[in-house]
């Protein structure tokens, strides 16, 4: 793309234009407006055509009388919680048309519509007069196996029509005889309907009482029939917690979906019942109706009017308007099924059959099929190899399903008519029926299914999705944006998660969304949860109903079994089979419908009746224990208060203070006295109690309990919704009473504030009596009530056995602490359950809003019970684990504090930071762990930075070509360069020619290049906790797990260092030791080193030294303490003694800690620039602030004199003597030295003397001025050092705040890196050399164990609550608007039912008069629509208020953990 089968307004039962959807019968009837036909008459002529007329004779057939049907079929779901449905029974009815059955159909009479005539209306639609017909209407007549009945006996019926015919008869119409359909009666049948019961069918108790024709009798009435249905009159009842009454919602069912069932959601399509037909009321016709396309009234709405008045109802089929996310055609045909009228043909028939439109479902079928690597081109990726798209295309050879085009072609058709045969009727060979042959016929779909033929891959793929659940991935873009999203969540420069692309995966004429149902969900839990702490035990108890119920015997059959009939519509589902090619789809047959009903049987078991037990329960008797409970009394201690006394200055609080009391005599003490209110000691995991609770003593009155005993009664029993008692504190009410404490309240204090915590005071309250309230962490967080399940200990009553009493044993009721199975999520519970079980109440179902709000109930009143929703989040929450944290707790370290010594912070100065300036002050590092740091040296260079000028394959590497040796010199320009000129012509092979290597110079493209960005893409590499003693694995074992153990406990150490225990046992990084270097000794070796040899030369290697090899220390020994351990204290020796001192060495990990500017490196970025190069400038600035050094404030000292002692490094673009000159810095100068040789190179504090005399100084030494040295192309900007001269702050530094335990701290100088020069900085050496350390209570940081936690980004955590903002629902609310509803009045249309005689009246009766029976009218009664006053409920919408929720960065304080 295509086809079959099947569905199609889920919403406004909102409104409808148009058309069609119910009519038929002339075989009921008078009849003839139309139209065909014969006939008849006339005209006209073409002579057999046409036209007029007459004419119901015939086919028919308008309209109109009659019959039957419009009560079926067709729609729709408003209403309706039961007058409905379903199931299963049921007695008091009718039931046209259709069966069977007896019977009858006799005889009259009066209208009356059409129709004429005249009229009224704009129309719809009438009016009066006169004719007529009937299967139309009305007596009579017969009437019964009818119906009523007083049993005597009364009453009730009809209709004809058509066909066909031999006698016979006749008024010629027919009678008459059959046939067919029709009529009437009665019986019975079927069908269909209506009544009645039972049981079953939502939610709402924040609906608990409803009810007056209401329940129920008599007795009329009425109905087709029961029955308050209705009515009068008596009764006072009926219905409810097994849910009336009221409110919202809704048709019901078979069945449909799901589901493993149980369930649970539904009621399209088809069936079966109901209801409804614009809203409302009402009959009337009829077998049936209160009647969809009938009527009658009232509303509304639409529409016609001549303004008087009419008309109309798609929830029938199409179709329109709306409303909606959203549902077709104003088709075709009665051909088939099937209705309805008809003897019948046949006529109607949006029922039906068909067709049209919609991928709306469900099924089928296709889009091609083989071959086909150069793995094509192109797209994408890419480790640049290649991979993948991909056999996919192309190509090759082939097939035609499906669509087109063209021929053929079934079956749905049965009957109906003619006609013949045959059989039935029948007097009949007629007519009719029935059954069979023959004939001409009947198809809306339809261009039908199907079949065959013709062409040619020819006309046919899409849509979602690719982090994970969940099959399937990569690049680009983009950068918390845009955007995704079902849940977790993705995106803030390297997004499989966003948007494309490439691929890939599912589905496929589809595919994915959105709603919306059931599962999954054991998440309402009958199947099949649960309530100590997660959400959940009612404060307790008694106790009606209800639920449950002990042991035996009989009966009984409700309940239960058990097979038996019935019914459980049909269609669905399920088996088997069967037609469509097949499948969906239809068919045929079974089997199921778990249910209800009937009647049979059993008698175990539960019920009921009746009789029997004693094992539960009660009672009695005896004994007991006790803060059980309610009354009177009664006592001492202390508290406070009053009086007197003694006696003075204070006292009382507190962390430390005030307030307050006292010289008006207090606190303290003594004697005397009053008041209330509470019971020390015993006292305790003790005792009593239902629970709340209950304490000095004694006295009455009282309740319940335990035990012993087995005399009583005989299941008298448990549990308990509603009830009904009690019920701590506080609270409220009336009267008391009131020491002490003490909400409010006051004052001090305290604090940043302190309406608090602490302190003086102090009222109400607590006491009592009587009434109320009725809640608590009312808790064992654990309902009561029985029953079974290991044991140990302690204690309270009672009893047994035992003892000389003790004691122990057993054993009932309590109360405790362990703990065994078992059970919990886990803690944990464990005969006193949370275990196994039984019975029965109560409660729960995600957090928040809320135990709020509105209703209601109670209550003086606070408030108490009972109790949501909207909205909001994806959590909350329980137990336990491993950290982290602590102003927990135990132990222990550490220049961490304390014990000293000396700084910093305060002067001036140097150097580094931050700020601020700047063109530019490159950048980087920021608590400790930036800040004399990267920098072990910025005049230039470095140099990144800024100004100016240049260069663009480049200052530098590879590759390609040309050409040239490279280079080197002058000249111009600040310089880079640029341009001109000269000189030069070099290694290697070759004989040469020329190659070749390098190194320049020009072109071009690939590329270079970047101290530009990302340290939060990275590698290295480092700080840092911290040289703190941890951090960890394997098998085990416990535990569901996460985890824990071991690693934890006693000791002990610097150590997780070591012993000793232990479900651990061993291991591994770490710790220590192995390494440098220092002290001591011995060998070894002695130059440049040393020297006992007189110096030097020579000599010697003892000593100093040198450097190489060993020794040495190991708690080894001795005593004591410790656990006989491990270690610790003291000690001997010994240079050194307990890791001898110092270093080097830094676990697992933490801080996204520093570093892309040391290197590397990934991704972005710039490429005539963010590369490149020059020159001059900045990096050196200066109101300020830090941090880190230097000098000093001076007498332990400063200046001059003199004169002594190391160490350890450096020196060839180098250190540079000696000797000369300069005051000096330095200069000449050049010995020696590639260094134990020579040089830098004089160490200095120290000593030994002089001098200053406490002063801004003989202290200090900055700043400035001149005049010089010394490096370098160059000392302005901006070196370093001399000389002279000036001579600044500072007189020992607040707050706080650093280093250091010995050769240390302080203090003196040396020397090197780096360097043309520059050192107060940094690495190093040595010189002289101290003071304390009682001890861990405190600060800080580490360790380890515990313990708590609402923290895990781990306390710099987390987190309330006012108050402002913005939103978003709710609740109150003066009120105001609608809707349901009841009730009391008013009104009352059509109707129907009574009832009247005003008026009219054809059939019967009467001779008539008139009646009788009828109609209209009138009145009554019911009663719709409609009004008026009250209620009740229940939705709207309201100024203004309340309280909630949510919302990165707001205010206040910090209540919680």
């Nucleotide at each position: 793309g295509c086809g079959g089968c099947a569905g199609g307004c889920c919403u406004a039962a909102c409104a409808c234009a148009u058309g069609c959807a119910a009519g038929u019968c002339g075989a009921g009837c008078g009849g003839u407006a139309g139209c065909a036909c014969a006939a008849g008459a006339g005209a006209g002529c073409u002579u057999g055509c046409u036209c007029u007329c007459u004419g119901g004779g015939u086919g028919a057939c308008g309209a109109g009388c009659g019959g039957c049907g419009g009560a079926c079929g067709g729609g729709u779901g408003a209403g309706u919680a039961a007058u409905g449905u379903c199931u299963g029974g049921g007695a008091a009815a009718c039931u046209g048309c259709c069966u069977g059955a007896u019977g009858g159909a006799g005889g009259g009479g009066g209208a009356u519509a059409a129709c004429u005539a005249c009229u009224g209306g704009a129309a719809a639609c009438g009016g009066u007069a006169g004719c007529u017909a009937a299967u139309a209407c009305c007596g009579c007549a017969u009437g019964a196996c009818g119906u009523c009945u007083u049993c005597g006996g009364a009453c009730c019926a009809a209709a004809g029509u058509g066909g066909g015919g031999g006698a016979c008869c006749u008024u010629c119409g027919g009678g008459c005889c059959u046939c067919a359909c029709g009529c009437c009666a009665u019986c019975a049948g079927a069908u269909g309907u209506g009544c009645c019961c039972a049981g079953a069918u939502g939610g709402g108790a924040u609906u608990a009482g409803c009810u007056a024709g209401u329940a129920g009798g008599u007795g009329g009435g009425g109905u087709a029939a029961u029955g308050g249905c209705u009515c009068a009159c008596c009764u006072a009842g009926g219905c409810g917690a097994c849910g009336a009454u009221c409110u919202c919602u809704a048709g019901c069912u078979g069945g449909u979906c799901u589901g493993a069932g149980a369930g649970g959601a539904u009621g399209a399509c088809c069936a079966g019942c109901c209801a409804c037909a614009c809203u409302g009321g009402a009959a009337c016709u009829g077998a049936g109706a209160c009647a969809c396309g009938g009527u009658c009234c009232a509303g509304a709405c639409u529409c016609c009017u001549a303004c008087g008045g009419g008309a109309g109802g798609c929830a029938g089929c199409a179709g329109u308007g709306g409303g909606g996310a959203a549902u077709a055609u104003u088709g075709c045909a009665c051909a088939a099924u099937g209705g309805g009228c008809g003897c019948a043909a046949g006529c109607c028939u949006g029922a039906u059959g068909c067709a049209g439109c919609c991928a709306u479902g469900c099924c089928g079928c296709g889009u091609g099929u083989a071959u086909g690597a150069a793995g094509a081109a192109g797209g994408c990726c890419u480790u640049c190899g290649g991979g993948u798209u991909g056999u996919a295309a192309a190509g090759u050879a082939c097939u035609u399903u499906c669509a087109g085009c063209g021929a053929g072609g079934a079956g749905g058709a049965a009957g109906g008519c003619a006609u013949u045969a045959a059989g039935g009727u029948u007097a009949a060979u007629a007519a009719c029926c029935u059954u069979g042959g023959u004939g001409a016929u009947u198809g809306a779909c339809g261009u039908u299914a199907c079949u065959c033929g013709c062409a040619g891959a020819a006309g046919a793929a899409g849509c979602a999705c690719c982090g994970g659940c969940u099959a399937a991935c990569u690049c680009c873009g983009u950068g918390c944006c845009a955007g995704c999203a079902g849940c977790c969540g993705c995106g803030g420069u390297a997004a499989u998660a966003c948007g494309u692309a490439g691929g890939g995966u599912g589905c496929g004429a589809g595919c994915g969304u959105u709603a919306a149902u059931c599962g999954g969900a054991a998440u309402u839990a009958c199947u099949g949860g649960g309530c100590g702490u997660a959400a959940a035990g009612g404060g307790u108890g008694c106790g009606c109903a209800g639920g449950c119920g002990g042991u035996u015997g009989a009966g009984u059959a409700a309940g239960a079994c058990a097979g038996a009939u019935g019914u459980g519509a049909a269609a669905u589902c399920c088996c088997c089979g069967a037609g469509c090619u097949u499948a969906a789809c239809u068919c045929g047959g079974g089997a199921a419908u778990g249910g209800c009903a009937u009647a049979u049987g059993u008698g175990a078991c539960u019920g009921c009746u009746c009789g029997a037990c004693u094992a539960g329960a009660g009672u009695g008797u005896g004994u007991c224990a006790g803060a059980g409970g309610g009354a009177g009394g009664u006592g001492g201690a202390a508290u406070u208060c009053c009086a007197c006394g003694u006696g003075u200055a204070g006292c009382a609080g507190u962390g430390a203070a005030a307030u307050g009391c006292g010289u008006a005599g207090a606190u303290a003490u003594g004697u005397g006295g009053a008041a209330g209110a509470a019971c020390a000691c015993c006292g305790a995991u003790g005792g009593c109690g239902a629970a709340g609770g209950c304490a000095g003593c004694c006295u009455c009155c009282u309740g319940g309990g335990a035990c012993a005993u087995a005399a009583c009664u005989g299941a008298c029993g448990c549990u308990c919704a509603g009830g009904c008692a009690c019920g701590a504190a506080a609270g409220c009410g009336u009267g008391g009473g009131g020491a002490g404490c003490a909400a409010a309240c006051a004052g001090g204090a305290u604090u940043a504030g302190a309406u608090a915590c602490c302190c003086u005071g102090g009222u109400a309250g607590u006491c009592c009596a009587c009434g109320c309230c009725c809640u608590a962490a009312a808790c064992g967080a654990u309902g009561u009530u029985a029953a079974c399940u290991a044991g140990u200990u302690g204690u309270u009553g009672g009893g047994a056995u035992g003892u000389a009493a003790c004691a122990a044993u057993c054993u009932c009721a309590g109360u405790a602490a362990c703990g065994c199975a078992g059970c919990c999520a886990a803690c944990g519970c464990g005969a006193g359950a949370a275990g196994u079980u039984a019975a029965c109440c109560g409660c729960c179902u995600g957090g928040g809003a809320a135990g709020u709000a509105c209703g209601g109930u109670c209550g003086c009143a606070a408030g108490a019970c009972u109790a949501a929703a909207a909205c909001u989040c994806a959590a909350a929450g329980g137990a336990a684990u491993u950290g982290a944290c602590g102003g927990g707790g135990a132990c222990c370290c550490g220049c961490a504090c304390a014990a000293g010594c000396g700084g910093u912070g305060g002067a001036u100065g140097a150097u580094g930071u931050g700020g601020a300036u700047u063109a530019a002050u490159u950048c980087g590092a920021u608590g400790c762990a930036a800040c004399g740091c990267g920098a072990a040296a910025a005049a230039c260079c470095u140099u990144a930075c800024c100004u100016a000028c240049c260069c663009u394959u480049g200052a530098c590497a590879u590759g390609u070509c040309a050409g040239g040796a490279a280079g080197c010199u002058c000249u111009u320009g600040u310089a880079a360069u640029g341009a001109g000129a000269g000189c030069g012509u070099g290694c290697c092979c070759g004989c040469a020619a020329g190659g070749g290597a390098g190194c320049c110079u020009g072109a071009a493209c690939a590329c270079a290049g970047g101290u530009g960005c990302u340290g939060c893409a990275u590698g290295g590499c480092u700080g840092u906790c911290g040289u703190c003693a941890g951090c960890u694995c394997g098998u085990g074992u416990c535990g569901u797990g996460a985890g824990a153990u071991g690693u934890u406990g006693g000791g002990u150490u610097a150590a997780g260092u070591c012993c000793c225990g232990c479900a651990a046992c061993g291991a591994g990084c770490g710790c220590a030791a192995c390494c440098c270097u220092u002290g001591u000794c011995a060998c070894u070796a002695g130059u440049u080193g040393c020297u006992a040899c007189g110096a030097a030369a020579g000599g010697g290697c003892a000593c100093u030294c040198u450097a190489g090899u060993g020794a040495g220390a190991c708690u080894g020994c001795c005593g004591g303490u410790g656990a006989c351990a491990a270690a610790c204290c003291g000690g001997a020796g010994g240079a050194a003694g307990g890791u001898g001192g110092g270093g080097a060495u830094g676990a697992c990990g933490u801080c996204a800690a520093g570093u892309c500017c040391u290197c590397a490196u990934g991704g972005c970025c710039c490429u005539u620039a963010u590369g490149g190069g020059u020159a001059g400038g900045g990096c050196u600035u200066c109101a300020c602030a830090c941090g880190u050094c230097a000098u000093a404030c001076a007498a332990u000292g400063g200046u001059c004199g003199g004169a002594a002692c190391a160490g350890a490094g450096g020196g060839c673009a180098g250190c540079g003597a000696a000797g000369c000159c300069g005051u000096g810095a330095g200069g000449c100068g050049g010995a020696g030295c590639c260094a134990a040789u020579c040089c830098c190179a004089g160490a200095a504090a120290a000593c030994c003397g002089a001098u200053c005399g406490u002063a801004g100084u003989c202290c200090g030494g900055a700043u400035u001025g001149c005049a010089g040295u010394c490096u370098g192309c160059a000392a302005c900007u901006c070196g370093a050092c001399u000389g002279c001269a000036u001579g600044a702050a500072g007189u020992c530094g607040g707050a706080a705040u650093c280093g250091c335990u010995a050769g240390u701290a302080a203090u003196c100088g040396c020397g090197g890196a780096u360097c043309a020069g520059c050192a107060u900085g940094c690495c190093g050496c040595g010189g002289u050399g101290a003071a304390u350390a009682c001890g861990u209570u405190c600060c800080c940081g580490g360790g380890u164990c515990u313990u708590g936690u609402a923290c895990a980004c781990a306390c710099c955590g987390c987190c309330c609550g006012u108050c402002a903002a913005a939103c978003a629902a709710u609740g109150g609310g003066a009120g105001u608007g609608g809707u349901g509803u009841u009730u009391a009045c008013c009104a009352g249309a059509a109707g129907u039912c009574g009832u009247u005689a005003g008026c009219c009246u054809a059939a019967c009766c009467g001779c008539a008069a008139g009646g009788a029976g009828g109609g209209c009218g009138g009145c009554g009664a019911c009663c719709a629509c409609g009004g008026u006053g009250a209620g009740c409920a229940c939705c709207g919408u309201g100024a203004c208020u309340a309280a909630u929720g949510u919302u990165a960065a707001g205010u206040c304080a910090u209540a919680a953990c």

The RNA shown here (small-subunit ribosomal RNA) has 1457 nucleotides and comes from an uncultured organism.
Model confidence (mean pLDDT): 84 of 100.
The RNAcentral record of the sequence draws on ENA and SILVA.